The RNA shown here (Bacterial RNase P class A) has 376 nucleotides and comes from a Planctomycetota bacterium. Rfam family: Bacterial RNase P class A. By type it is a ribozyme. Rfam describes the family as follows. Ribonuclease P (RNase P) is a ubiquitous endoribonuclease, found in archaea, bacteria and eukarya as well as chloroplasts and mitochondria. Rfam links the family to the GO terms dimeric ribonuclease P complex, tRNA processing and ribonuclease P activity. The model forms 93% of the base pairs in the Rfam consensus. The prediction has a mean pLDDT of 77. Taxonomically the source falls in Planctomycetota (Bacteria, Pseudomonadati).

């Protein structure tokens, strides 16, 4: 100098007029409501509604199934399917970066087409053929045969090609008529012991020629968790009507009580249609929090403990806007190099609150590592 991987931050700022909403104090023809001061007024994602919960209701209790959800190991948390370390497998030269990571010897499925052959398998091209038998050539011959050498056949192998996404361990050595853990060495794989490690797991000795391959983000099986609806949840107070009227079921036997089946206990006493009134207003939930910053301990770290400090939207179809002018930041032309002009400034806005994930973001600023060129 270029090219990468990680993390963290801002994302418009100053200031004038007018304007808006909450509160807190003072006034005023104190219902509505108006003035005068003070103080507060959108996010990192407020968006997805994907997990997790606190809070509210819905008397319930235990217990088997079934349903769903997560799956390496040990932390963290109020919890989670989050996070932080590590561990294993894969991908990068490397900084890292992905992991839907329990079990294929409990079971069932499926692994097209090609191939000989795809789970207790196999012979298309092939290699050898010692015994045995058939044909042929050539030479010997006591004319009974013999000896060679091609081919066939019986016969062996699955080690060489081939076919596949994958072929019943892999390389290399000896052996073998030709091979083949058939032996032997390393790997690998199966038991066992030792040693680090909280652990997942590593890492080494010993014994064993030793084998039923993929796939579970396929049903399964293990192993842990799990009530339901949701703030327009709910609660309180007023205020009015007609505690209206008709039919059916049931009447100790049901029936209902925290999605679903069943069992025990418990507790309540109906359930279903149709017709007709009446009411729709006020409060509160509402924002003080698993709360924020700052600082020291502690911890590899997620995080936790101890102190200071501060209150930072609370609205009811829903509020923080309009305008001016300077300056920021970017990108382009143009310069007399003092500057001028002209464009542009992301994704986006609460409604129960909070931890998380996951998508969106124009432009910027910082750290910290990698690699690969060049000088010194």
């Nucleotide at each position: 100098c270029g090219a990468g991987a990680g993390g963290u931050c801002c994302g418009g700022g100053c200031g004038g007029c007018c304007g808006c909403u909450c509160u807190c104090g003072g006034g005023g023809u104190u219902u509505u409501c108006c003035c005068c001061g003070g103080g507060g007024g959108a996010g990192g994602a407020a968006a997805g509604u994907c997990c997790g919960g606190g809070c509210u209701c819905c008397a319930c209790g235990g217990g088997u199934c079934a349903g769903g959800g997560u799956g390496g190991u040990u932390g963290c948390u109020a919890a989670c399917g989050g996070c932080a370390a590590c561990c294993g497998g894969c991908c990068g030269u490397g900084a890292g970066g992905c992991u839907a990571g329990g079990g294929a010897a409990a079971g069932u499925g499926c692994c097209a087409c090609a191939g000989a052959g795809a789970a207790c398998a196999g012979a298309c091209c092939g290699c050898c053929u010692a015994c045995c038998c058939c044909g042929c050539u050539u030479c010997c011959u006591u004319c009974g045969g013999g000896a060679u050498g091609c081919g066939g056949g019986c016969g062996g192998c699955a080690a060489g090609g081939g076919u596949g996404a994958a072929a019943c361990g892999g390389u290399g050595c000896g052996g073998u008529a030709a091979g083949a853990g058939c032996g032997c060495a390393c790997c690998g794989c199966g038991g066992u012991c030792c040693u680090g490690g909280u652990g997942a797991c590593a890492g080494g000795g010993c014994c064993g020629g030793c084998a039923g391959g993929g796939u579970a983000a396929a049903c399964c099986c293990c192993a842990c968790c799990u009530g339901g609806a949701g703030a327009a949840a709910g609660a309180u107070c007023g205020a009015a009507u007609a505690g209206g009227g008709a039919a059916g079921c049931a009447c100790a036997a049901g029936g209902c009580g925290a999605c679903g089946a069943c069992c025990c206990g418990c507790g309540c006493c109906g359930c279903u249609u149709c017709c007709g009134g009446g009411u729709a207003g006020a409060u509160c939930g509402u924002u003080c929090g698993a709360g924020g910053c700052c600082g020291a301990g502690c911890g590899c770290g997620a995080g936790u403990u101890c102190g200071g400090u501060c209150c930072c939207a609370g609205a009811g179809a829903a509020a923080u806007g309009g305008u001016c002018g300077c300056c920021c930041c970017c990108u382009c032309c143009c310069u007399c190099c003092g500057g001028g002009g002209a464009g542009g400034g992301a994704c986006a806005g609460g409604a129960u609150c909070c931890g998380g994930c996951u998508u969106a973001c124009a432009g910027g600023a910082c750290c910290u590592c990698u690699c690969g060129c060049a000088u010194c």